[in-house]
RNA sequence: AGAGUCGGCUAGGCAAUCGCUCUUGAUCUUUUUCAAGGGAGGAAAGUCCGGGCUCCAUAGGGCAGAGUGCCAGGUAACUCCUGGGGGGCGUGAGCCUACGGAAAGUGCAGCAGAAAAUACACCGCCUAAGUCUUCUAAGGUCUUCCCUUUAUAGGUUGGAUCCAGCAAGAACGGUAAGGUUGAAAUGGUGCGGUAAGAGCGCACCGCGCGAGUGGUAACACGUCGUGGCAUGGUAAACCCCGCUUGGAGCAAGACCAAAUAGAGACCUAAUAGUGCGGCCCGCAUUGGGUCUGGGUAGGUUGCUUGAGGCAUGCAGUGAUGCAUGUCCUAGAUGAAUGAUUGUCUUCGACAGAACCCGGCUUAUCGGCCGGCUCUGCUC
Numbered sequence: 001a002g003a004g005u006c007g008g009c010u011a012g013g014c015a016a017u018c019g020c021u022c023u024u025g026a027u028c029u030u031u032u033u034c035a036a037g038g039g040a041g042g043a044a045a046g047u048c049c050g051g052g053c054u055c056c057a058u059a060g061g062g063c064a065g066a067g068u069g070c071c072a073g074g075u076a077a078c079u080c081c082u083g084g085g086g087g088g089c090g091u092g093a094g095c096c097u098a099c100g101g102a103a104a105g106u107g108c109a110g111c112a113g114a115a116a117a118u119a120c121a122c123c124g125c126c127u128a129a130g131u132c133u134u135c136u137a138a139g140g141u142c143u144u145c146c147c148u149u150u151a152u153a154g155g156u157u158g159g160a161u162c163c164a165g166c167a168a169g170a171a172c173g174g175u176a177a178g179g180u181u182g183a184a185a186u187g188g189u190g191c192g193g194u195a196a197g198a199g200c201g202c203a204c205c206g207c208g209c210g211a212g213u214g215g216u217a218a219c220a221c222g223u224c225g226u227g228g229c230a231u232g233g234u235a236a237a238c239c240c241c242g243c244u245u246g247g248a249g250c251a252a253g254a255c256c257a258a259a260u261a262g263a264g265a266c267c268u269a270a271u272a273g274u275g276c277g278g279c280c281c282g283c284a285u286u287g288g289g290u291c292u293g294g295g296u297a298g299g300u301u302g303c304u305u306g307a308g309g310c311a312u313g314c315a316g317u318g319a320u321g322c323a324u325g326u327c328c329u330a331g332a333u334g335a336a337u338g339a340u341u342g343u344c345u346u347c348g349a350c351a352g353a354a355c356c357c358g359g360c361u362u363a364u365c366g367g368c369c370g371g372c373u374c375u376g377c378u379c
Base pairs, nucleotide, nucleotide: 001375002374003373004372005371006370007369008368009367010366012344013343014342015341016340017339018338020039021038022037023036024035025034026033041350045361046360048359049358050357051356052355053249054248055247056246060281061280062279063278065245066244067243068242069241070084071083072082073081074080085099086097087096088095089094100240101239105238106237107234108233122179123178124175125174126173131170132169133168134167135165139162140161141160142159143158146155147154148153187205188204189203190202191201192200206229207227208226209225210224211223212221213220214219253301254300255299256298263292264291265290266289267288268287272286273285274284275283308327309326310325311324312323313322314321315320
């Protein structure tokens, strides 16, 4: 100097004029008038999780369903956060993780390949032991011709046959070491052994089991012993296992005022009905359901002081917790924060609360600050 990675802050500023809304005080026929103070976000968005709060409701147990899935912590709680472990990516700082179980069962893997899980032979290698055929050196037996011998017998030639053998072939068989295919092919390398091979045996590595050491644990180990040793992959397929789990929601609910027709018809009911996702048990309770017709739909509250913010200290690797001090920071209801002018500017995007809070995810223009990693150059 460049490139990268992780974290934090900010979100156009200032001034003037007019306008809107909330709180407090004064004033007042009155939201009339005046004054002071406050008035959209880091995501307010999505409604994806978790709760606080309210009601069912006096409110339990179980099943199904749903969610979740390494270990240990944090938290009101969580599928969130923090720190570790395993696996993967990256030179690295770092990043990702749908990470329980395949020996409970079922399913799936196109094409290729012999074969994709009790999966077994396409090209190959062998034919030891056995079977059959051909050949026939040598050997045995029988026999023809010729020769030698007193004879036995021997030699030579041809044929047949037997055993059998160098060889060749065939069938039955052995083999999975070599090759082929594929994402994946029945542990790897070497030596021995074999007819040829194969953990068949051995050495080393790998894997399983047991022990030891470290760690709360997940897990790790240039540790020890033991076993020739293995029934592939896939559960982000069904499934099994562990843990968690009522429902509905501020349009929840509470109160006040007003109005009407405390109207009509039908069905059903104690061996029953009803009680806010389904089923069973339990508990409570005494009615329940359908249709027609009529009236009202206004106001107050819930509604913002909170699992709150900020600062400092202590504890902790950290999330966070504790203590002290300090601050009050929108509450609208057809829906408030806007308009104009001037000026500055880094020329500014994504974008507006509706009960509240903790997270996650998505969108996004710039600006500022800090830690760490890599590369190049110079000293």